[in-house]
Predicted 3D model of a 61-nucleotide RNA (Fluoride riboswitch aptamer (crcB RNA motif)) from Microvirga puerhi. NCBI's taxonomy places the organism under Bacteria, Pseudomonadati, Pseudomonadota, Hyphomicrobiales, Microvirga.
């Protein structure tokens, strides 16, 4: 110097935060949602669960 493998460490998994957990990804990367493509329209704060927080519908005081 080059490949492997294991661990650790770091990033990401369509808009906040916070635990758990699964996946991906090594900075040259993971990862940046759909339909349309003049223009316009949809759903969703999660990969998943919980909880707080913003929005959104109902209903009560």
């Nucleotide at each position: 110097c080059a490949g492997g493998g294991u661990g650790a460490c770091g990033g990401g998994g369509a808009u906040g935060g916070g635990g758990u957990u699964c996946c991906c990804c090594g900075a040259u990367a993971a990862c940046c949602g759909c339909c349309a493509a003049c223009a316009g329209g949809c759903u969703g704060a999660u990969g998943a669960c919980c909880c707080c927080u913003a929005c959104c519908g109902g209903g009560c005081g």
Notes: It matches the Rfam family "Fluoride riboswitch aptamer (crcB RNA motif)". Rfam 15.1 lists 2,293 matches to the family in 1,982 species.